The prediction has a mean pLDDT of 78. This is a predicted structure of a 108-nucleotide RNA (FMN riboswitch aptamer (RFN element)) from Aminipila luticellarii. Its Rfam family is "FMN riboswitch aptamer (RFN element)". Gene Ontology term of the family: FMN binding.
[in-house]
RNA sequence: AUAUUUCUUCUAGAAGAGUGUUCUCUACUGGCGGUAUAGCCCGCGAGCCUCGGCCAAUUCGUUUUGAUCACGAAGCCAACAGUAAAGUCUGGAUGAGCGGAGAAAGCA
Numbered sequence: 001a002u003a004u005u006u007c008u009u010c011u012a013g014a015a016g017a018g019u020g021u022u023c024u025c026u027a028c029u030g031g032c033g034g035u036a037u038a039g040c041c042c043g044c045g046a047g048c049c050u051c052g053g054c055c056a057a058u059u060c061g062u063u064u065u066g067a068u069c070a071c072g073a074a075g076c077c078a079a080c081a082g083u084a085a086a087g088u089c090u091g092g093a094u095g096a097g098c099g100g101a102g103a104a105a106g107c108a
Base pairs, nucleotide, nucleotide: 004105005104006103007102008101009100010099015026016025017024018023027088028087029078030077031044032043033042034041039076040075047054048053058074059073060072061071062070080091081090082089
């Protein structure tokens, strides 16, 4: 230095009002990795299923060598179950997993 094994730890959030936690109005929130700093580009995880698959959402302008990531503006999306309708109420979940950090062992 490379690969392997073991252990420890971290591993998403979010409101008020109206008679109403789902409607209306105004707000608030945004997993992991990559890339110029990303909820809406690519991929992964979670979730669902007929085990084959399914799996949300962005445009314009400016600067720059380079930006669907910065800045400005206007938009959009949010699993499954419950409840007559849910991103922010309850539940699976004090869970699981992607991923990150630290320590030890061993081999050459």